A computed fold for a 351-nucleotide part of an RNA from Nocardioides halotolerans DSM 19273, annotated as small-subunit ribosomal RNA, central domain. Lineage of the source: Bacteria > Bacillati > Actinomycetota > Actinomycetes > Nocardioides halotolerans.
[in-house]
Context: one part of a larger RNA
This record gives sequence, C1' cells and structure tokens, in this order.
RNA sequence: UUGGGCGUAAAGGGCUCGUAGGCGGUUUGUCACGUCGGGAGUGAAAACUUACAGCUUAACUGUGAGCGUGCUUCCGAUACGGGCAGACUUGAGGUAUUCAGGGGAGAACGGAAUUCCUGGUGUAGCGGUGAAAUGCGCAGAUAUCAGGAGGAACACCGGUGGCGAAGGCGGUUCUCUGGGAAUAUCCUGACGCUGAGGAGCGAAAGUGUGGGGAGCGAACAGGAUUAGAUACCCUGGUAGUCCACACCGUAAACGUUGGGCGCUAGGUGUGGGGUCCAUUCCACGGAUUCCGUGCCGCAGCUAACGCAUUAAGCGCCCCGCCUGGGGAGUACGGCCGCAAGGCUAAAACUC
Repeated sequence: UUGGGCGUAAAGGGCUCGUAGGCGGUUUGUCACGUCGGGAGUGAAAACUUACAGCUUAACUGUGAGCGUGCUUCCGAUACGGGCAGACUUGAGGUAUUCAGGGGAGAACGGAAUUCCUGGUGUAGCGGUGAAAUGCGCAGAUAUCAGGAGGAACACCGGUGGCGAAGGCGGUUCUCUGGGAAUAUCCUGACGCUGAGGAGCGAAAGUGUGGGGAGCGAACAGGAUUAGAUACCCUGGUAGUCCACACCGUAAACGUUGGGCGCUAGGUGUGGGGUCCAUUCCACGGAUUCCGUGCCGCAGCUAACGCAUUAAGCGCCCCGCCUGGGGAGUACGGCCGCAAGGCUAAAACUC
C1' cells in the first nucleotide's frame, strides 16, 4: 500500500533481443466509442439531512422535500483521446560516399623471458630470509656459452586513449563477420519508445569427457616465526590456471546511478568525422559544427557529500524494485542443475 521513494540511508533487474500490454509526431475529412451539455424513466421501504407536525418537553414518532453522486434511453456538442479513410516529413529506417576502432570467430606466424634436456668452459658453493633452516650441489650445481624441447603470456607503443549491450577486448598477418560516426538529404512514410512472461549472452571459481601442462599455485608436506601458528615468511607441490566440446548462471556483474525523448549558462582537455578562413600546396594554425570520452563550474537539485547538456536539474512514457533491525536471501514447496548449488520465497520468535 489511492502515499513517499530507489548515487552513498531499504530499494535499478548483470546485459541485450523481443511477445502481450502500456504509451505514441504534423495535418485533413469522417464516425461519435471515451468525453461534455440537456431531457425522460428508474434509483423500494427504513436510515441520513431539512421544514413542519404529534405525545406537557426531549428522546421517540409522523408527513413533505432533499439525498441516493448510479443505470437505461433520447436529443445535442466534437476541442481532446479513440476508430476508419487520406496526406506530410521533423521521429524511425533505407541508399550513396567516406572514416576510426585491443568489437567477435577461425587459421597461420614471430621475438623476448621462465623451466627442462644435451654438449662445452669452470669450481665449491648456490638458493632463500628480518635472521635462518628445510631444499639444490663434488654422481660437478649456481655462473657462463652453444644447440634443442615445450607451454603460457604478448615488454616498449599505451594514453581519466579506442571498441563492445553487458561480461569483456591488447604481438603480427590472412579469411569470415557484427556494430558505430560523419556527410549528401536521394528513397520509404510513424514503420516508433518501453517491455510482464519468454529467449539469448554472461568475469572468476567450480563440474563432466578428452587433451595439454612451462610458469604460477588452493589442498598437502617440510622449514621457520610464535606461548601456540591448522596463518603471515621460506623450500617444494596436486587440482586448477591453457585447449576442444558440454554444463554452471553467479560477482563490490559498480557510474553501487534502468531504458527512451525533449528542454535548461559557460570554460578547458582529449578521440573520430564535416565545413569555412588563412596557407601556392602539404603540415601546423584559427573559427565553427556533429558524435564520443574526461575535468571544472552557473542556475536548479540534494540530509549532506556532491550532481550539474554524459544530471542526481525541469518534464513526459514504459519497465524493475523498496516499505524498521535480527530471524533470512534461510525453511517449506515448486522449477532448473551431474554435482556444487541457483531462481522464486515465508513464518514463529525477538529487539
């Protein structure tokens, strides 16, 4: 619970697509469904309100009027909403010409580094720490040179820089492929916005099957530290981290800020386009404009912090969510999952 809210107090769904539904640009005609005006009928009695009356008054009772905001029907109005018919171009989409990009998928290739193997040189230490020890090493380690193997990640460029709906994306090349911006204003002519259910995508960890395994490294073992040390530090090290396919479906999935449209001072960086000026041309520069991304800041907003044309300002549309703390994102039930568990989601009791 017809209220007020959701950056940080409880509260924006992880993200997108999209069904129903809700909402919807300019203009003409028409209908009269909503809407508005009027008439008629009905709207039981009692009750209620009011005027008067009856019991000596009052309570009480009676009579009349009102009320009964509605429903039915008829006549009328046509601004707005709606239906139907037509037109339009600014919303939306398309076309053409350009442009930027770690957007996605697959394949191939590259160099540096770590580790391991083989061989050469070489000798007693190496490693590690606060200090040590475990560990490695005369069966020749560490160091150094040459060759080889293998896996993973891509230094510099690199940037409050770019791209993507979000998760996320970074060596190079090729193939396939999605989205975006600008300009032209040529085409379609409202085709739009949102989106309950639904579908798809979705970091890391985890799961299944099969590969792979250099480094790192839960678990585990040992050495230290310590009163203890199931830790922090050290030496090792399995799963995992990597690949393929299939699951899982969660995160401080955060801008802790849902999406769309319009309006509302400026200043200053930066990424991608266009136009104009200047320049013989190019580059640089100046002005302006569109799209993105930062910082500062006015009005306004805010409990304050702060936000401030990328709004948390001013408005409209649609969705999601909140309603004291604990119990509890738990129990039960249902659905999903191989499992781990996920989604939905209480109550008693208590403060």